Description: RNAcentral holds the sequence, with entries from ENA and MGnify. A computed fold for a 73-nucleotide RNA from a Lachnospiraceae bacterium, annotated as transfer RNA. The coordinates come from a structure-prediction model, not an experiment, and the mean pLDDT is 82. Its Rfam family is "tRNA". About the family: Transfer RNA (tRNA) molecules are approximately 80 nucleotides in length. By type it is a transfer RNA. Lineage of the source: Bacteria > Bacillati > Clostridia > Lachnospirales > Lachnospiraceae. The same sequence occurs in records of 2 taxa.

RNA sequence: GGCCCCUUCGUCUAAUGGUAAGGACGGCAGCCUCUCAAGUUGCAAAUGUCGGGUUCAAGUCCCGCAGGGGUCA
Numbered sequence: 001g002g003c004c005c006c007u008u009c010g011u012c013u014a015a016u017g018g019u020a021a022g023g024a025c026g027g028c029a030g031c032c033u034c035u036c037a038a039g040u041u042g043c044a045a046a047u048g049u050c051g052g053g054u055u056c057a058a059g060u061c062c063c064g065c066a067g068g069g070g071u072c073a
Stems, first nucleotide, its partner, number of pairs: 001072007010025004018056001027043005050064004
């Protein structure tokens, strides 16, 4: 340098182009307990690497950029 794949809450991960981006762990609060842990209930937390395009509508499709991984030379 060519080709291919990945990038979503703090972490891991889901989501046929369709109303509020869901789950687990973690965090916070309540309940329970003499207390802690465990258990249980609730709450907060991602507008998506970045910039464009297509569309009535984009995490999802297209183009480019950045970072990471694989492969060929």